Record summary:
Transfer RNA from Medioppia subpectinata, 72 nucleotides, folded computationally. Its Rfam family is "tRNA". The family's RNA type in Rfam is transfer RNA.

RNA sequence: GGACACGUAGCGCAAUGGUAGCGCGUCGGCCUACGGAGCCGAAGGCUGUGGGUUCGAAUCCCGUCGUGUUCG
Numbered sequence: 001g002g003a004c005a006c007g008u009a010g011c012g013c014a015a016u017g018g019u020a021g022c023g024c025g026u027c028g029g030c031c032u033a034c035g036g037a038g039c040c041g042a043a044g045g046c047u048g049u050g051g052g053u054u055c056g057a058a059u060c061c062c063g064u065c066g067u068g069u070u071c072g
Stems, first nucleotide, its partner, number of pairs: 001071007010024004018055001026042005048064005
């Protein structure tokens, strides 16, 4: 330098072009003598980034940045 894959909440991952969710974690409540477990609830994302297509983009297209695999 070429090809391919990935980038979404603190972490691990989902999401047919149509309100971005799940688990763990965090915080609050219930329970308990206290804690843990269990149960209930809440906060936390402008989906790496800049454009394009579309009535509508995490999703499709182009550029770019990062990581990984591979070829030379």

Source information
The coordinates come from a structure-prediction model, not an experiment, and the mean pLDDT is 81. The RNAcentral record of the sequence draws on Rfam.